A computed fold for a 528-nucleotide part of an RNA from Candidatus Berkiella sp., annotated as small-subunit ribosomal RNA, 5' domain. NCBI's taxonomy places the organism under Bacteria, Gammaproteobacteria, Candidatus Berkiellales, Candidatus Berkiellaceae, Candidatus Berkiella. Rfam family: Bacterial small subunit ribosomal RNA. Rfam links the family to the GO terms structural constituent of ribosome and ribosome. The full RNA is in RNAcentral, with records from ENA. The coordinates come from a structure-prediction model, not an experiment, and the mean pLDDT is 87.
Context: one part of a larger RNA
RNA sequence: GAUUGAACGCUAGCGGUAUGCUUAACACAUGCAAGUCGAACGGUAGCAGGUCUAGCUUGCUAGAUGCUGACGAGUGGCGGACGGGUGAGUAAUGCGUAGGAAUCUGCCUUAUAGUGGGGGAUAACUUGGGGAAACUUGAGCUAAUACCGCAUAUGCCUUACGGGGUAAAGCAGGGGACUUUCGGGCCUUGUGCUAUAAGAUGAGCCUACGUCGGAUUAGCUAGUUGGUAGGGUAAAGGCCUACCAAGGCUACGAUCCGUAGCUGGUCUGAGAGGAUGGCCAGCCACACUGGGACUGAGACACGGCCCAGACUCCUACGGGAGGCAGCAGUGGGGAAUAUUGGACAAUGGGCGAAAGCCUGAUCCAGCAAUACCGCGUGUGUGAAGAAGGCCUGCGGGUUGUAAAGCACUUUCAGUGGGGAGGAAUGUCUUGAUGUUAAUACCAUUGAGAAUUGACGUUACCCACAGAAGAAGCACCGGCUAACUCUGUGCCAGCAGCCGCGGUAAUACAGAGGGUGCGAGCGUUAAUC
Numbered sequence: 001g002a003u004u005g006a007a008c009g010c011u012a013g014c015g016g017u018a019u020g021c022u023u024a025a026c027a028c029a030u031g032c033a034a035g036u037c038g039a040a041c042g043g044u045a046g047c048a049g050g051u052c053u054a055g056c057u058u059g060c061u062a063g064a065u066g067c068u069g070a071c072g073a074g075u076g077g078c079g080g081a082c083g084g085g086u087g088a089g090u091a092a093u094g095c096g097u098a099g100g101a102a103u104c105u106g107c108c109u110u111a112u113a114g115u116g117g118g119g120g121a122u123a124a125c126u127u128g129g130g131g132a133a134a135c136u137u138g139a140g141c142u143a144a145u146a147c148c149g150c151a152u153a154u155g156c157c158u159u160a161c162g163g164g165g166u167a168a169a170g171c172a173g174g175g176g177a178c179u180u181u182c183g184g185g186c187c188u189u190g191u192g193c194u195a196u197a198a199g200a201u202g203a204g205c206c207u208a209c210g211u212c213g214g215a216u217u218a219g220c221u222a223g224u225u226g227g228u229a230g231g232g233u234a235a236a237g238g239c240c241u242a243c244c245a246a247g248g249c250u251a252c253g254a255u256c257c258g259u260a261g262c263u264g265g266u267c268u269g270a271g272a273g274g275a276u277g278g279c280c281a282g283c284c285a286c287a288c289u290g291g292g293a294c295u296g297a298g299a300c301a302c303g304g305c306c307c308a309g310a311c312u313c314c315u316a317c318g319g320g321a322g323g324c325a326g327c328a329g330u331g332g333g334g335a336a337u338a339u340u341g342g343a344c345a346a347u348g349g350g351c352g353a354a355a356g357c358c359u360g361a362u363c364c365a366g367c368a369a370u371a372c373c374g375c376g377u378g379u380g381u382g383a384a385g386a387a388g389g390c391c392u393g394c395g396g397g398u399u400g401u402a403a404a405g406c407a408c409u410u411u412c413a414g415u416g417g418g419g420a421g422g423a424a425u426g427u428c429u430u431g432a433u434g435u436u437a438a439u440a441c442c443a444u445u446g447a448g449a450a451u452u453g454a455c456g457u458u459a460c461c462c463a464c465a466g467a468a469g470a471a472g473c474a475c476c477g478g479c480u481a482a483c484u485c486u487g488u489g490c491c492a493g494c495a496g497c498c499g500c501g502g503u504a505a506u507a508c509a510g511a512g513g514g515u516g517c518g519a520g521c522g523u524u525a526a527u528c
Base pairs, nucleotide, nucleotide: 001528002527003526004525006524007523008522009521010520013375014374015373016372017371018370019368020367021333026331027330028329030328031327032326035078036077037076040075041074043071044070047069048068049067050065051064052063053062054061055060056059085286086285087284094211095210096209097208098207099206100205103203104202108199109198110197111196112195113194114193115192116150118148119147125140126139127138128137129136130135155166156165157164158163170191171190172189173188174187175186178185179184212258213257214256219249220248221247224246225245226244227243228242229241230240231239261283262282263281264280265276266275267274268273288309289308290307291306292305311322312321313320314319339365341364342363343362347361348359349358350357351356378408379407380406381405388399389398390397391396412469414464415463416462417461418460422455427449428448429447430446431445432444433443434442472517473516474515475514476513477498478497479496483512484511485510486509487508493500494499
């Protein structure tokens, strides 16, 4: 000199853009953060509407009815493995770069083939019991895209090449003939389901090289190193087991100890290098501590389960409940770090045919000069060089065009008006094309209509009034830009280094003056 996720002191007008627990991976009150689908299902607790019945004050009350919109609880499907947080652990099961072969992959895309015919349960519900509660248990009834056989097998798996094994589910819209038990059948469209092949995406695995300090750590290793056989896995492999051999690593630093998430990057520097890894992005690890599996395409799963432990809470003492390193917020620790805010309008995600619902992701707002950038605090004129202050050699000098005065302007702030863009979709109406038996439906693509904004009193523009509301901080011995007076008297004090202060202190304290930067200025800490 540059820099910072900074802190502290003094000071402080506005705006934009960023950033904001670096410490206790300490403990957490409260609310929210993952749901959705009735176009899979049986249904109807609540709400709204309809229909029927009864009473009558003739539009109200009571009852019945799943008939309709919808829908609590339940079965079922998909999603809760993403998104969000943190950096404890990890010096290599990690990360970075470059390669590799022995693998899996829900949703999505492409292609081929199929989607036939049956069965038995079970929750909800009804009902009985246990329990303070959490919850639990017996009996009975019922549905499905839940579950299980059978058939079929283009195929796929397996094989000793004879053979053997292996699927599926429906739902919704529309309809001219024909048919009907009036539910439908049948036709058609869409979507779903099953099998296989390929792709895309994602993931698992292996190898080489690189990746902090310590030798006051020199030897380490027995599933250890390799082979054979078997098991296991989606998959290679001591990954596991049995047997056999005695190997494997190491001064090019093994092992041990300490420290640490890694990278793109960031800071500094002419560069080489050094330091660093906060925000943003990629990867990894973790989710009260330790262990374990289940489900699933995917987890050994932050807001799932089981066991053990510590802690907190409830209890009828028998037993139960919990996990903010999600967003806010509280206590604690600390020099130190924000609101228990708004909205799903946009972007994205989950579910759904869609409308839509959910979304503390996200977008916004609030707080903080924490950082960077921009603007303002007026402009011109004005010598009687006013008054006052300070200095003085008492003549004067300086503050100083500074002020006052005169003439102007109105950025920003204030008040009142106007006012984009972020909006694309989606809905309805109506054309065309495709599909089809079809001018239904549906899909694609045009046109038109009425809409959808948290921010928001938006950005921006116009008008109004009046210089009106807006300057400080550090320093002035040398380094280092800037000097005098008074007080003090090795005292009080200053200080980054050299050093000042013991009666004329440009170094302490105050004043006048000056220098530097400026809504900031200094100090401290840290890095180059």